[in-house]
RNA sequence: UCAGAAGGCUGGAUGGUCGCCUCGCUUAUGCGGGGAGGAAAGUCCGGGCUUCACGGAAACACGGCGCCGGCUAACGGCCGGGCAGGGCGACCUGACGGACAGUGCAGCAGAGAGUAGACUUCCUGUCGUUCUUUACGGGAUGGCAGGUAAAGGUGAAAGGGUGCGGUAAGAGCGCACCGCGUUUUUGGUAACAAAAACGGCAUGGUAAACCCCGCCGGAAGCAAGACCAAAUAGGGACCGUAUAUGAUGGUGUUUCCCCGUCGCGGUCCGGGUAGGUCGCUAGAGGUGUUUGGUAACAAACAUCCCAGAUGAAUGGCUGUCACUCUUUUCGUUUCGCGUAAGCGAUGCUCAGAUGAGACAAAACCCGGCUUACAGGCCUUCUGACAUU
Numbered sequence: 001u002c003a004g005a006a007g008g009c010u011g012g013a014u015g016g017u018c019g020c021c022u023c024g025c026u027u028a029u030g031c032g033g034g035g036a037g038g039a040a041a042g043u044c045c046g047g048g049c050u051u052c053a054c055g056g057a058a059a060c061a062c063g064g065c066g067c068c069g070g071c072u073a074a075c076g077g078c079c080g081g082g083c084a085g086g087g088c089g090a091c092c093u094g095a096c097g098g099a100c101a102g103u104g105c106a107g108c109a110g111a112g113a114g115u116a117g118a119c120u121u122c123c124u125g126u127c128g129u130u131c132u133u134u135a136c137g138g139g140a141u142g143g144c145a146g147g148u149a150a151a152g153g154u155g156a157a158a159g160g161g162u163g164c165g166g167u168a169a170g171a172g173c174g175c176a177c178c179g180c181g182u183u184u185u186u187g188g189u190a191a192c193a194a195a196a197a198c199g200g201c202a203u204g205g206u207a208a209a210c211c212c213c214g215c216c217g218g219a220a221g222c223a224a225g226a227c228c229a230a231a232u233a234g235g236g237a238c239c240g241u242a243u244a245u246g247a248u249g250g251u252g253u254u255u256c257c258c259c260g261u262c263g264c265g266g267u268c269c270g271g272g273u274a275g276g277u278c279g280c281u282a283g284a285g286g287u288g289u290u291u292g293g294u295a296a297c298a299a300a301c302a303u304c305c306c307a308g309a310u311g312a313a314u315g316g317c318u319g320u321c322a323c324u325c326u327u328u329u330c331g332u333u334u335c336g337c338g339u340a341a342g343c344g345a346u347g348c349u350c351a352g353a354u355g356a357g358a359c360a361a362a363a364c365c366c367g368g369c370u371u372a373c374a375g376g377c378c379u380u381c382u383g384a385c386a387u388u
Base pairs, nucleotide, nucleotide: 001384002383003382004381005380006379007378008377009376010375012321013320014319015318016317017316018315020035021034022033023032024031025030037359041370042369044368045367046366047365048364049221050220051219052218055257056256057255058254059253060252062217063216064215065214066213067081068080069079070078071077082096083094084093085092086091097212098211102210103209104206105205119152120151122147123146124145125144126143127142128141129140130139131138132137160178161177162176163175164174165173179201180199181198182197183196184195185194186193187192225278226277227276228275235269236268237267238266239265240264241263246262247261248260249259250258285304286303287302288301289300290299291298292297323357324356325355327353328352329351331348332347334345335344336343337342
């Protein structure tokens, strides 16, 4: 200097003028404080809170998670670690329990795809054909029988891998190393890692296929719900069923217990409720310091109050400045054309002019995840090149 990786912050500043919402003070007039986000978005998770509800227990269905340890109110989140894979590396990713419970799937190709093998080839024997040779012998080729799984071929995947020996040719047939299995020891909280001994040893793959195993989960949701005020019709018709040894309600289903009701289920017609207050913002809260911890985070002390709208406030106009980008003027490096003047291309610094400037808006609240984001700044680390 260039190219990358991880993390963090910001995403305008400063005035004027008119206006809006809320809180507090003020007799009134007015005065003062506060007023959109890092994602407010998606509605994907987990909770707080509300109702069922005085409920209890168990099982099932359904759903979620799935290596180990820790954090948290909790989680499918976060932190650290292990293993596997990708990358030269900094780092990144992981839907990471079980294939010896069972079922399924792997088209075609191929000899053979898991109770899984011989097509080509190689070797031996035998029966022929043919070439060469004086002959022995040698070469080529075909049929049959036997041996083999090394080489080749098919495939996404093929009966451990590499090498040496051995064999008629071959093969863990034997050996060395690697791999695999069993046992033990060491380190570690653990997942795991390493070592040693013994053993010729392949029990294939796939569960983001069904499934099995372990752990967790009641349902619905602020349009939850509570209160005040007001109004009506405690309405009508029809069908089915049950009637106390019964039926029905207790927010997934079933059973048992307990509590309540006397009916329950369905179809159609018709009437009232369009208001107000609360819920609604002081919190698993923010900020700072210290201590502990690798960290996530926890504790202690100090300090602060930072929107509560309800057809939905937080805005309109305007001045100056800052940063970035586009175009253009002046100047200038290099290259091309030209005798030259100049013209064209390309880049750069200062100054000037002009235009533009990300994603995007609370609605009960909080912790996460995911997605979107112009520009600017900071920290640490990796690789390449050059110089000292």

Notes: A computed fold for a 388-nucleotide RNA from an Alphaproteobacteria bacterium, annotated as Bacterial RNase P class A. The source organism's lineage runs through Bacteria, Pseudomonadati, Pseudomonadota and Alphaproteobacteria. It matches the Rfam family "Bacterial RNase P class A". Rfam links the family to the GO terms tRNA processing, dimeric ribonuclease P complex and ribonuclease P activity.